[in-house]
Context: one part of a larger RNA
RNA sequence: GGUCUACGGUGGAUGCCUAGGAACGGCUGGGCGAGGAAGGCCGUGGUAAGCUGCGAAAAGCUGCGGGGAGGAGCAAACAUCCAGAGAUCCGCAGGUGGCCGAAUGGGGUAACCUGGCUAGCUGGAAUGCUAGUCACCUACGGGGGUAAAGCCUUGUAGGGGGCAACCCAGGGAACUGAACCAUCUAAGUACCUGGAGGAGAAGAAAUCAAUAAGAGAUUCCCUUAGUAGCGGCGAGCGAAAGGGGAGGAGCCUAAACCCGUAACAUGUAGAAGGCUUGCACUGUUGUGUUACGGGGGUAAUAGGGCCAUACUGGGCUGGGUGCAAGACUGGCCGCUGAGUGAUAAACCUUAACUAUAGAGGAAAGCUACUGGGAAGGGCUACCGGAGAGGGUGAAAGUCCCGUACUUGAAAUAGUUAAGGCUCAGUGGGUAUGGUACCUGAGUAGGGUGGGACACGAGGAAUCCUGCCUGAAUUUGGGAGGACCACCUUCCAAGGCUAAAUACUGGUCGUUACCGAUAGAGAAGAAGUACCGAGAGGGAAAGGUGAAAAGGACCCCGUGAGGGGAGUGAAAUAGAAUCUGAAACCGUAGACUUACAAGCGGUCACGGUAUGUGGAGACACAUAUUGUGGCGUGCCUUUUGUAGAAUGAGCCGGCGAGUUACUCUAUGUAGCGAGGUUAAGGCAUGGUAGUGCUGGAGCCGAAGGGAAACCGAGUCUUAAAUAGGGCGGCAAGUUACAUGGAGUAGACCCGAAGCCGAGUGAUCUAUCCAUGUCCAGGCUGAAGCUGCGGUAAAACGCAGUGGAGGGCCGAACGGUAGUCUGAUGAAAAAGGCACCGAUGAGGUGUGGAUAGGAGUGAAAGGCUAAACAAACUCGGAGAUAGCUGGUACUCCCCGAAAUGGCUUUAGGGUCAGCCUUACUUUAGUGUUAUGGAGGUAGAGCGCUGGAUGGACUAGGGCCCUUCACCGGGUACCAAACCCAACCAAACUGCGAAUGCCAUAACAUGAUGAGUAGGAGUGAGACUGUGGGCGAUAAGGUUCAUGGUCGAGAGGGAAACAGCCCGGACCGACGGCUAAGGUCUCAAAACCAGGCUAAGUGGGAAAGGAAGUGUGACUGCUGGGACAGCCAGGAGGUUGGCUUAGAAGCAGCCAUACCUUGAAAGAGUGCGUAACAGCUCACUGGUCGAGUAGUCAUGCGCCGAUAAUGUAGCGGGGCUAAGUCUGGUACCGAAGCCUUGGAUGUUACGUAAGUAACAUGGUAGGGGAGCAUUCUUUAAGCUGAAGAAGGCGAGCUGUGAGGCUUGCUGGAGGUGGAAGAAGAGAGUAUGCCGGUAUGAGUAACGAAAAGACGGGUAAAGAAACCUGUCCGCCGAAAGCCUAAGGUUUCCUGGGUAAAGGUAAUCUGCCCAGGGUUAGUCGGCCCCUAAGGUGAGGCUGAAGAGCGUAGCCGAUGGGAAACUGGUUCAUAUUCCAGUACCUCUGAUAACGGAAGCCGAAGGGAUGACGUACGAGGUGAAGCCCGGCCCGGUGGUGGUUAUCCGGGUCUAAGCAGCGAGUCCUGGGAAGGGUCCAGGCAAAUCCGGAUCUGGAGGGUGAGCUGUUAAGGCGAGUGGACGGAGGACAUCCUAAGCGAAGCGGGUGUAGUCAUAGUACCGAGAAAGAAUCUCUAAGGGGUAGUUAUCAGGGACCGUACCGUAAACCGACACAGGUAGGCGGGAUGAGAAUUCUAAGGCGCUC
Repeated sequence: GGUCUACGGUGGAUGCCUAGGAACGGCUGGGCGAGGAAGGCCGUGGUAAGCUGCGAAAAGCUGCGGGGAGGAGCAAACAUCCAGAGAUCCGCAGGUGGCCGAAUGGGGUAACCUGGCUAGCUGGAAUGCUAGUCACCUACGGGGGUAAAGCCUUGUAGGGGGCAACCCAGGGAACUGAACCAUCUAAGUACCUGGAGGAGAAGAAAUCAAUAAGAGAUUCCCUUAGUAGCGGCGAGCGAAAGGGGAGGAGCCUAAACCCGUAACAUGUAGAAGGCUUGCACUGUUGUGUUACGGGGGUAAUAGGGCCAUACUGGGCUGGGUGCAAGACUGGCCGCUGAGUGAUAAACCUUAACUAUAGAGGAAAGCUACUGGGAAGGGCUACCGGAGAGGGUGAAAGUCCCGUACUUGAAAUAGUUAAGGCUCAGUGGGUAUGGUACCUGAGUAGGGUGGGACACGAGGAAUCCUGCCUGAAUUUGGGAGGACCACCUUCCAAGGCUAAAUACUGGUCGUUACCGAUAGAGAAGAAGUACCGAGAGGGAAAGGUGAAAAGGACCCCGUGAGGGGAGUGAAAUAGAAUCUGAAACCGUAGACUUACAAGCGGUCACGGUAUGUGGAGACACAUAUUGUGGCGUGCCUUUUGUAGAAUGAGCCGGCGAGUUACUCUAUGUAGCGAGGUUAAGGCAUGGUAGUGCUGGAGCCGAAGGGAAACCGAGUCUUAAAUAGGGCGGCAAGUUACAUGGAGUAGACCCGAAGCCGAGUGAUCUAUCCAUGUCCAGGCUGAAGCUGCGGUAAAACGCAGUGGAGGGCCGAACGGUAGUCUGAUGAAAAAGGCACCGAUGAGGUGUGGAUAGGAGUGAAAGGCUAAACAAACUCGGAGAUAGCUGGUACUCCCCGAAAUGGCUUUAGGGUCAGCCUUACUUUAGUGUUAUGGAGGUAGAGCGCUGGAUGGACUAGGGCCCUUCACCGGGUACCAAACCCAACCAAACUGCGAAUGCCAUAACAUGAUGAGUAGGAGUGAGACUGUGGGCGAUAAGGUUCAUGGUCGAGAGGGAAACAGCCCGGACCGACGGCUAAGGUCUCAAAACCAGGCUAAGUGGGAAAGGAAGUGUGACUGCUGGGACAGCCAGGAGGUUGGCUUAGAAGCAGCCAUACCUUGAAAGAGUGCGUAACAGCUCACUGGUCGAGUAGUCAUGCGCCGAUAAUGUAGCGGGGCUAAGUCUGGUACCGAAGCCUUGGAUGUUACGUAAGUAACAUGGUAGGGGAGCAUUCUUUAAGCUGAAGAAGGCGAGCUGUGAGGCUUGCUGGAGGUGGAAGAAGAGAGUAUGCCGGUAUGAGUAACGAAAAGACGGGUAAAGAAACCUGUCCGCCGAAAGCCUAAGGUUUCCUGGGUAAAGGUAAUCUGCCCAGGGUUAGUCGGCCCCUAAGGUGAGGCUGAAGAGCGUAGCCGAUGGGAAACUGGUUCAUAUUCCAGUACCUCUGAUAACGGAAGCCGAAGGGAUGACGUACGAGGUGAAGCCCGGCCCGGUGGUGGUUAUCCGGGUCUAAGCAGCGAGUCCUGGGAAGGGUCCAGGCAAAUCCGGAUCUGGAGGGUGAGCUGUUAAGGCGAGUGGACGGAGGACAUCCUAAGCGAAGCGGGUGUAGUCAUAGUACCGAGAAAGAAUCUCUAAGGGGUAGUUAUCAGGGACCGUACCGUAAACCGACACAGGUAGGCGGGAUGAGAAUUCUAAGGCGCUC
C1' cells in the first nucleotide's frame, strides 16, 4: 500500500412532516383619482437595524357595537406602564394624514429650490414662520374689448393619471408551412396605439327563406360540417341557411302640418290680420324666408299630413278687442295608466332579507396494563339533526376548538316589496271618401384602385370607400350570389336598448394536485441579495424537544472549543440541532505485499486467521490471497472499435413517446336492422358525482350514373331481352382499452438566424457651445531702415524684423520595432528604443446624432471589454431531412444495407425482405422426361481487324521520239487466290450450369391472400465470372455463392469477413471436425524417398559444373578429357590509310598462296611503332571414361531501413523440414449420455404424454416485477416500535419477494381493482457535495532593510518608539474639481476581511466630529442644447416650432492676519475690514427742476502669434543686527561657525508706465425727418473752450505699543522599575535693517504683426425719459438693525474614484524650493512623504 470488519468525521440523500403554492367550483365585487390616486421617499417605539402598522395627533386619536381577562405586533430580555370605572382584541363610522408622484403658483437632476396675493405670529422694517389661495384644457354663463377675433377678465362644472385579464377600434410583422419559393400560409396572430365598462360589442330587418310553405332584433352553446365552397385547385383555408337549446323587450326621432319667438325681406290706407259667424272696434298686429322652441308624426297588406263627411265624449274654471253661439287652448279636482333596469327623473319612509363583529351548541369513565406521556390494550357506559375536520406528550363521536341545528347588529352598505313621490292621459278616437304635401342626397347606384365577406377577380352577388361621377320620390326604392323577366320579401342613406356571453380581485369550499432540486421566481427581511450605465436579468436558504426544561456550577484553553456535572423518554435530540444514505477523509484490528508487469475478474489448487461441529483426525462457514489456466472496460456511431473514434472525475437528487380532438385496426362489453344521444333541463343535503330527461343531429340499413334520373339494379348504346363495368345474397352501432395515423411544440435537449417594440453616444466616431494646456533652445520669410546701384526701376549689401500645418526637445498625445508577460501585475500592460509636440494640436465640462440607423481624413472601422447590422424583452417551445441522449425483467419470431422514382444521393415514397391475426392450399428438393436459348469454347463463310506469299486493277517513280502508244520497277496497293491468325458490341457451330413444364419419390407448413405494426434502402471481406483501373490497391462497380453484419465456441501465435461449427440451462462423463500430437501445451508411432539451404520459416527477371531422377547426342585402348613437355612458320611490315599502323587504331580483302605433324593475313595481353608473352591448331607424355543438350524433384545467388532479435508464436529442430503411405491419439458451447426449463405441433375432455424446437442487432408479438396516488378503508397493522437507514439469512428463471438483528421514533398498508409527473450510467446533461492535480504554482514592480527598547491576560520580521540605512522630490510633496459617502477622530475587540502573522488596519463594536453676509452653490444673466402657452402638421402614439422658460464649462456685490480642537475653520475666537438690504435722523431737491421701466442709449464685449519695457512676491547673493557656539587632532575671539532677521486685507497719499488728445482733451451753448412713443441720454451737425482726461501695477504711511518669533520654561500633566531621564501644556520672549539680482505674476482686455476676422444677455453698472408721482419717491451722510437655505469631515496620480481585488493601468486644474544646467531635461538633495503586507 491492498481487501475485509468495527467505529468515527464530512456531507445532506432518503423517510416522515407542512407553515407555502397549484387547479377547479359556489357566492360576491369589478373599482381608485384634483375631496390629490396607484406607487414611493422620509419619519414614527424607552432601548429599534429589518418587516408590519401608522403620519409631526405618527405600532396610534374619537364615537358606536361586539367581547370579557389579561395586555403593550413579528420578537426575546430589561425598564416602565394599561386593565371589571371593562383594557388588549374584532367590526362599523369618523379625525389626523409630512414630502414626492397626474402633481397643478414658478422651476427642477422625483421626494428639492423658490415666488405672488389674503390673514396671522415674531413690538415695526429687512428676515423668518403658520393657514388659505394661485396650473392647463374643454363646455356653459357674466363682464370688458375689437373691423372681426382664436383677445382680456370672472364664475360654475368636467377632464388629466393609474389599472391583471376580458371588449371595441386605428395601425400591423417575421420566423414558419408549402420538404425550394414569389400568389398563398403563419395571421389580422404577436406587438404598438386610442377608447370604454363591469362587462364590452351587436341589436329591433331596405333580414332570411321559398314557389309547398314560412320565419320574425341581437348575443352565446350544440348541430349542420370538415359539408357547400375557396385554393400556385398546391400547402392549406373553410361557411351559412335550417334544426335543438340559453336568454328574451322593445322604442325614440328627421320630414309634411300647426303655434310661438327672433332676424331679414316685403307689404301701407283703412288692404291683409286680430279662432269662426254677425255687428262694432283695433291699427301693422300681416305675409314670405331663415334659425330656434313647442305640438304633431314614425310606417310597408305602406304609413303619416291636409281637406271633407259621419259617429262618439267626467266636473269646475280661465284665455284672446266687446257682445252671443260654437270651436280651440290652459289650470284645478277627480279618474285611469306607467315608472327610476332602455323608452323622463330624483329623494324619503316602512318592512323583510343579505353582507360587514358575534352567541348558544349533546354525550365517558375506570385501570394495581404498557409507557416519559394514553387518545393505545382491557372493562363498563353514553350522545347522535353533531361518527366533517383540526388539536391535545402515541391512534379521542363523548378532553379542547369545532361540527349538525338554532340565533344575533348601535352603525354602514346592498337587494326586494309597499307607500310617499314622479310622469303621462283626461279630448280625442274610429270609419269612409278626397288630395298627392311628407317619408333621412353628394346618398343609393356606376367607373376605377383597394379592403372585408369561408369566397385569392373569378360568372362574383353582398358590405366598406381613396379618386371620378351620380339617381328615383310610392305610378317610388332595396334584396332573393353575374344578368333579365315574373313572383316573393323588405323600406337604406338618424338614434337608444337589459338578459343569456368573456375575464378576474376577495371570500368560502373541494382535489386519484405538489410536498422543500417538488409546488409560484419567492413556505425565512423575494422580485430581496447580487449582476448590468440602462431597458432588463435574478438566486440560495424549511424541521431541537411534548415542554427551553437551550446545559447553573467545576476543570483545560487567549479564544474557538472540549471534559465533567445537570435537564430530558432520548443529548450520536446541544442549537453547524429529526432521520442522517453515498462520494470523500480517518482510527483500530484480520489476512496480505519490497524479482514484480496489463480490463483487476473468474476457475482450479494451496496458506493464514476467526467461528461452528467433532474425542480426535478432520469437515464446513466467513475474511484474506500465494501459484497456475483463460480473459483487451461501458456507451454511442459504424462495413468494422480494446480501440490511439465519441461521451462520462466520483457520488447523490432531477432529467426525455405525454395530453386533447378526429380517423383507422384489434380486443372486450351493451343493444341489434337498428345503435346512439349533443348542448341544455330536472332531481338528489350537495357545487363533486349519480340518476332521469333531452332524438336536434350522426352512423348503418341500396346502389348505379357526370347528371337528369332510375332503383336490386343501374350505367354504357339511337336501341337491345347482347356483352361489359360497378352493385345485389344483408350487421351494425355506442362505450372503454390497446396498436397506428392526422392536427396541435407532439420523445427530450441544441442553433446560426428572421421580425416587432423598446434601452443605450458615462466607451468610442463625428459635430456644437464654453473654458483650459503646450519647459527650453534653433532657424530667420515678407515688410521696414540705411548704404550701394539705376534715367527711373530692377538689383546688391548690412541692419531691423519675427513668418512657418519650420527644426531639436520635456510636459502632453501617439504606437512602426523588439523583449517580457500569455492559469498576466493588467480581459491589451511593462521595459528598451521610437513618432508628433503653434497645430488638420492636446484636453475638461455641458450638449446633438442609433440599429438597415448613426458616425466614419474609409480600416467594414467605431456605436459601453464580442458589430458585414448593438443590447434587452417579446413572436417563441421559430425551424433543424443534422448530432447527442432516451431509464425494470423474462419468453417467441426475426430483417435490410436491393430495385423504380425523387433539386435525389447520409432524406423520402412504392416494391422487396421481418412480424402479428385471420383465411386458404399451395411450396421446395431429387430423379426422369420434354422444352426455349446463343454464354464458355470453337470457328473465320458473314461483319471487321490482321501477317506472309502469289496474282493483279489503280497510283507513284524511272525510261521512252512532241503527244498518243509503250517499256521497267527490291515503291504503295484494292479485289481475287493460298497459308496461318484475332473479336464485348463477328457466328455457316456450340456445351456445362441455370430457367420453364410434366411425372414419380422425398419433405411436412416451409407457399399464397387480406388486415394491423415495422425496420432497412451507408454494407464489409472471401471464392468464382466480368467491366473500370495498370489482368495496381484492404481500389471501384455488377453478377453468383459463403461468412461477418445480427454469431458465441475450436483452429489460423494474436486476427469482424478465412477453415471447422450454429451457444435453452446444469454436469470434475463419452465420441469427433478443422487443426494438430519434441517442449511451452492436450495428443505419435511405423515405412520409404528428398533437402544441407535453418531451405523449411518472404520475393522476380536473371545467373550458377549445388544435388537427385529421366531422356538424347558427340569424343574415346586406332588412347579421349584434364595436366605437363615441345612446336605455333614463310610470302608479309597483305593493301590502303597514317607522322607511324609491322597479325592485334581504322578501311578493304581474308571462300589468299606456300612449307608443314600443325600454325588465323590472327583469340587475347603488350609497344610511339616494332619487339615480347599467349591462344587457336599439332606432336609427345599419361591411361579410362570424357564432353554436351533437353526435361524434372529439392535446393543456391539475386535479397537493402529506420526503438530491439523481429519473415517458425518462442525455445529449439537436420527432423521436430519436405514428399508418399499406414495406424493410433488429442481436439469445440458440434454429436452422444444424464437432470431440468420454456415454446410449438400431434394425441387427449382434462391431467398429461410424445416429437421437435429454443444464437441474435434493427424490428414485431406475448407475459410479468417494482414505484406514487385513489376505492374497498370509520377495515387491517403500529410505542410490546411504522416508514426510512446499516447488515445478515432464506427464496424465485428474472425484474424481485419474505424474515430477522441494530438504528430510527410515527406512521404504514396485504388482496382485488383503478389512475399515472411510473424505473437512469452515459445527453461536452442540470443542481449540490466531494476528490485529483498538490501541500505543487503563486503570494502583484529588485526603493531595503538592520538593531535596541516597549506594548500585549498567550503569541511580535510586520504594531508603537529610538538610532542607523535606503527611496521619491515637476513627486511617491502640498492645494483642489469630479467621483466615493463616514472611509475622519477617540476608546475597545481580533471570529471573518488583509494574498503570511497581527497586539495592527480603510476590518468589527461603541461614542464623537463638518459652525460662513464675504469660499462654492442657491440667486440674477445668458451659450450650445432642451422644453415649449397659443400655433402648424401627422392613422394613433406623436413631430416641429413662436413668445417664454430651463440650461455653465462663461458674465455678475463684499475678508484679511494670527490663535485654537483628538477630529472644523478665509466658517469658531482675537484684532482689524468691507458689501448689501431695511429703518430712523439730517441734508439736497420747488415746476426753467427731480424721481420713475419689462422702453432708449452707452458699457458689459472678447482672436492668434510675437516683441520690448516698468514693477516685482518667492528664491538666491552681499552687508548690518540679534541669539548661541569656541572644537575629536595642530591652529581657530575671528575677515570664524550655526540659526534668525517675519508681518495681511482695509484706509490715506504718491505714482512709473500706458491710452485718447493742438488733425483740439475735460467742460459749456445751440440745433436735428435718427435711436418704433418720449428724452436733458446716445448719435449727428455747429459754436465755444484751450490742455487736460482715463486707466494704473507698485511704493510709502497707517493698520501694528498688536501678532509672530530663535530661544527660555518645564507643571498638581504623561512615560519610565528608577526620582536618572525623556515628552509636553501654561507662562516669558531678542533682533526684526540696507543693498544687489530677478521669474512664467502684474501694468496689460495695453503695443506690434497677421488672417482663419475672433459668444450672448430683459444680468450688472452708468444714463435718458413715458405712464405716473409728489416734500413722497430718490440721492448723499450718520446711526441702528438684518443677511436665510445647501455644501464644508476624510480620500482625491489613490488601498477610499473608474478598472470584479488593498490590481505595476486610467483620472481635469493650481503650487511645485536648492546645486548643475538653456530648461518643468538629467543627476543629487530641502520641506514633506515613503521602504511598496509574507
The part of an RNA shown here (large-subunit ribosomal RNA, half A) has 1734 nucleotides and comes from a Spirochaetales bacterium. Model confidence (mean pLDDT): 81 of 100. It was read from a public genome assembly.